A computed fold for a 382-nucleotide RNA from Rhodobacteraceae bacterium Alg231-30, annotated as Bacterial RNase P class A. The source organism's lineage runs through Bacteria, Pseudomonadati, Pseudomonadota, Alphaproteobacteria and Paracoccaceae. It matches the Rfam family "Bacterial RNase P class A". It is annotated as a ribozyme. Rfam's curators write: Ribonuclease P (RNase P) is a ubiquitous endoribonuclease, found in archaea, bacteria and eukarya as well as chloroplasts and mitochondria.
[in-house]
């Protein structure tokens, strides 16, 4: 210097002027004034994941179905996320990327081409035998060689054979194993076996392992208003006490969950359940922002994620939804003069993606321009 991989950081600043919204302190003729500070993000977006919170009267066990997620070990409120290691795949590397359990539980499916696609196969071929018109035909053998396909029933050499072929032998792959190392996936050295019929489970499936629903338009409170509306189904309309009767109390029976068991409510005679039609409220307040890891600095501990410690700080809370405009300087970018170059003089733009609505914790997708770190490789000088 160049190319190339992997993390980070920012995405403007500082002051004047008007202007919007919340908080807080003074003040007030309650109409308001007057200070002080504070007002979108790294992704607020996707609505994919996991939770805090809320409500559903349903709670606990099982068991189903449904959904997810799939090598190993750590981390976390937790996760399909994060970290580290293993195998595989890619790349010259640094790195990256895996939807990563099971095909010997069963079903499925590999179009076309091709002789044959998983107990196939005989198109050229190649050997033997027999005829014969001498390059045809008949029979047998064979799966090494060609060829067809993404993909052809291990792969190189060898021997052997009439010609071949794990037919045999050697290493390789594959399959089962003492034994070392490792927590563990798994690695490794040896041993034994010619050696099971590929491949796809991001087909269906089997295993293992996790899981109630809806969501702040969740819920709560206040105001105010209406029609304690109406039809309509299943089931049942027993039973005991008390009481003159209305009633009340209890059990029997119903019902509340996909399904059962146990508990717990509700109903117990016109309801609890289920269907349908129609009304009435669109108002205010809370929920609402101090945090499982708010943010910033440091410490020990750990390869690391992360965990604990300590100091300091509080940073929107709208409700048709504020957070903006203008000016000057500097920044950073760019045109043009000028200069060897650092730079000076001028214009010019403020530039990307893109806007909170409960909130945290992943991921994932988009990003104009600047910087900073560490690695891998070429070259090139000391």
């Nucleotide at each position: 210097g160049c190319a190339g991989a992997g993390g980070g950081c920012u995405g403007g600043a500082u002051g004047g002027c008007c202007g919007c919204g919340g908080g807080g302190g003074c003040u007030u003729u309650c109409g308001g004034g007057c200070c002080c500070g504070c007002g979108a993000g790294g992704a607020a977006a996707g609505u994919c994941c996991g939770g805090a919170c809320u409500c559903c009267a349903c709670a606990a066990g099982a068991c189903a179905g449904c959904g997810g997620u799939g090598c190993c070990g750590g981390g976390u409120a937790a996760u399909g996320c994060c970290c580290g290691g293993c195998c595989g795949g890619g790349g010259a590397a640094a790195c990256c990327c895996g939807a990563g359990g099971g095909a010997a539980a069963g079903c499925g499916c590999c179009a076309c081409a091709g002789a044959g696609a998983a107990c196939a196969g005989a198109c050229c071929g190649c050997c033997c035998c027999c005829g014969c018109u001498u390059g045809c035909g008949g029979g047998g053998g064979u799966a090494a060689g060609g060829g067809u396909g993404a993909a052809a029933c291990g792969g190189u050499g060898g021997g052997g054979u009439a010609a071949g072929a794990g037919c045999c032998c050697a290493c390789c792959g594959c399959g089962c194993u003492u034994c070392u190392g490792g927590u563990a996936a798994c690695a490794g050295c040896g041993g034994c076996g010619g050696c099971a019929c590929g491949g796809c489970a991001a087909g269906c499936c089997c295993c293992a392992c996790c899981g109630g629903g809806a969501g702040c338009a969740a819920u709560g409170c206040c105001a105010a208003a209406u029609a304690g509306g109406g039809a309509u189904c299943g089931c049942g309309c027993g039973u005991g006490g008390u009481g003159c009767a209305a009633g009340c109390c209890a059990c029997a029976g119903g019902g509340a969950c996909g399904u059962c068991u146990u508990g717990u409510c509700c109903u117990g005679a016109g309801c609890a359940g289920g269907u349908c039609c129609g009304g009435g409220u669109u108002g205010g307040c809370a929920g609402c922002u101090a945090g499982a890891g708010g943010g910033c600095a440091u410490c020990u501990g750990g390869u690391a994620a992360c965990a604990g410690g300590u100091g300091c700080u509080c940073a929107a809370g709208a409700u048709g939804a504020a957070u903006g405009g203008u000016c000057a300087u500097c920044g950073c970018g760019u045109g043009a003069g000028g200069g060897u170059a650092a730079c000076c003089u001028u214009g010019c733009g403020u530039u990307a993606c893109a806007g909170a609505a409960u909130c945290c914790g992943g991921c994932u997708u988009a990003u104009a321009g600047g910087c900073c770190c560490u690695c891998u490789g070429c070259g090139c000088a000391u």